Predicted 3D model of a 348-nucleotide part of an RNA (small-subunit ribosomal RNA, central domain) from an uncultured prokaryote. RNAcentral holds the full RNA, with entries from ENA.

[in-house]
Context: one part of a larger RNA
RNA sequence: CUGGGCGUAAAGCGCGCGUAGGCGGCGGACCAAGUUAGGCGUGAAAGCCCUGGGCUCAACCCGGGAACUGCGCUUAAGACUGGUUUGCUUGAGUCCGGGAGAGGGUGGUGGAACUCCCAGUGUAGAGGUGAAAUUCGUAGAUAUUGGGAAGAACACCGGUGGCGAAGGCGGCUACCUGGACCGGACCUGACGCUGAGGUGCGAAAGCGUGGGGAGCAAACAGGAUUAGAUACCCUGGUAGUCCACGCCGUAAACGAUGAGUGCUAGAUGUUGGGGGACUUAGUCCUCAGUGUCACAGCUAACGCGUUAAGCACUCCGCCUGGGGAGUACGGCCGCAAGGCUAAAACUC
Numbered sequence: 001c002u003g004g005g006c007g008u009a010a011a012g013c014g015c016g017c018g019u020a021g022g023c024g025g026c027g028g029a030c031c032a033a034g035u036u037a038g039g040c041g042u043g044a045a046a047g048c049c050c051u052g053g054g055c056u057c058a059a060c061c062c063g064g065g066a067a068c069u070g071c072g073c074u075u076a077a078g079a080c081u082g083g084u085u086u087g088c089u090u091g092a093g094u095c096c097g098g099g100a101g102a103g104g105g106u107g108g109u110g111g112a113a114c115u116c117c118c119a120g121u122g123u124a125g126a127g128g129u130g131a132a133a134u135u136c137g138u139a140g141a142u143a144u145u146g147g148g149a150a151g152a153a154c155a156c157c158g159g160u161g162g163c164g165a166a167g168g169c170g171g172c173u174a175c176c177u178g179g180a181c182c183g184g185a186c187c188u189g190a191c192g193c194u195g196a197g198g199u200g201c202g203a204a205a206g207c208g209u210g211g212g213g214a215g216c217a218a219a220c221a222g223g224a225u226u227a228g229a230u231a232c233c234c235u236g237g238u239a240g241u242c243c244a245c246g247c248c249g250u251a252a253a254c255g256a257u258g259a260g261u262g263c264u265a266g267a268u269g270u271u272g273g274g275g276g277a278c279u280u281a282g283u284c285c286u287c288a289g290u291g292u293c294a295c296a297g298c299u300a301a302c303g304c305g306u307u308a309a310g311c312a313c314u315c316c317g318c319c320u321g322g323g324g325a326g327u328a329c330g331g332c333c334g335c336a337a338g339g340c341u342a343a344a345a346c347u348c
Stems, first nucleotide, its partner, number of pairs: 004319003007302002012316001014201004021194003025088007033081002035077008049065006091191001092188002095184004103177007110154001115149007125136002162169002206247006215241002220236004258315006266293010278282001297304002321348003330341004
């Protein structure tokens, strides 16, 4: 390179935006670069292949042919690709009217609960467990009533419900703000898809500076358990968890399934919207989403099945036996922790 693959066997970048590049709708005209056909030139010889001949054969040698799949020039064709130009509306976008939503940001605010503080009532236990003990309590605990403080999270509604590109998002409210969907019609006229590099976002943990700290809780201490118990259970408890700003850039970042477009039986639930004649309890049609089952088809099987893992095309990423190893070295990034890129010896 040809070829085969990527749900679970090795393999889809965590997710966007987007540069180069690759690919790209319907019709007309022109050009003729790609493309196709004819002609001419060239494509040294030897060698390879075919054929004939010479050494007694062969190796070897000699003659002829073919081939040299290529390149250049020229004539022509005009379907397809490409270029120029002109037009179109189905792709894409804009506009208007709607309704849905934990989409994002900032400020404010509410109730329940936990803990702590003050005061009242009240007494000897409380707590915890398999059973206990550490622990708290006559300096008045636990329980209960009233008042206060503080932090964090938002029961019910709540739903294979909704929104977001992913990570993710849940009390209420105001303001700022992104996207999608449905209906309508004027407009633009291919303005599109993908996307190496690049750039941004990116759970938790962790890091820096400053705050905050109720509950929970790595580490740690003690009590148990046990042969031991650096655990599981219990009593405590510091980082952290929270906020602001700045880093980190990872994950079973999962649908273990890249993005886009078209095509290919249905049935049923649910979310948002639109429409219809109506016998409106409702039923039917339609668009977008989200589930379940299932035909054809696919699959090694499991299973997938209009939300494809079916049938096709375009673009990107990735795989090539196990271990060594996602390691070493080098480079880049980071305050560090470490991240990204990424081998070999050796071994089975």
Annotation: Model confidence (mean pLDDT): 89 of 100.